[in-house]
């Protein structure tokens, strides 16, 4: 001089991601109060069992009647491994108490897997025909390879710019 590249530091995909907020509708004319009436004496108290402690229990007309979880539309805010899920292990709360197990949820660590949204089958979660997740198709979309092209292949541990420790020549 020309490459390779630890690493910093910006950045860029587009129905992009997440979080609390406000508002809608769903849960729901359900839960649950209250008044009446009928029924039963065993049981009820959101997971089991064992002790406790409370309370009688279910039904039905009427009259009032939520909310929590769990979406949707807005607009802010933080973002671009944003962030979502799966395992493993430890912690918080909750499930009338206590103990034992179990569930459900949150968070911590540690790993797996997805480039993005989107559309469909199928599963799984959900009161739900809302909405979420995962397989797998499929077009699109960024973005790197390889090809003269059509077009093919890969992943975010990627990719652009820019600085660049050290390195082959």
């Nucleotide at each position: 001089g020309c490459g390779c590249a630890a690493g910093a530091u910006a950045g860029a995909g587009g129905c992009g991601c997440g979080a609390g907020g406000u508002u809608c509708a769903u849960c729901a004319g359900u839960a649950c109060g209250c008044c009446c009436c009928c029924g039963c004496a065993a049981g009820a108290a959101a997971g089991c069992a064992g002790c406790u402690u409370u309370c009688g229990c279910g039904g039905g007309u009427g009259c009032g009647g939520a909310a929590a979880g769990g979406g949707g539309a807005c607009a802010u805010c933080g973002c671009c491994g944003a962030a979502g899920u799966g395992g493993a292990g430890g912690g918080g709360c909750g499930c009338a108490g206590c103990u034992g197990c179990g569930c459900g949820u949150u968070u911590c660590u540690c790993u797996g897997c997805u480039g993005g949204g989107c559309c469909g089958u199928c599963g799984g979660a959900g009161a739900a025909g809302a909405u979420c997740c995962g397989c797998c198709g499929g077009a699109c979309u960024g973005u790197c390879a390889c090809g003269c092209g059509a077009g093919u292949g890969g992943a975010g541990c990627g990719c652009u710019a820019u600085c660049g420790a050290g390195u082959a020549c």
Lysine riboswitch aptamer, 169 nucleotides, folded computationally. It was read from a public genome assembly, where an Rfam model found it.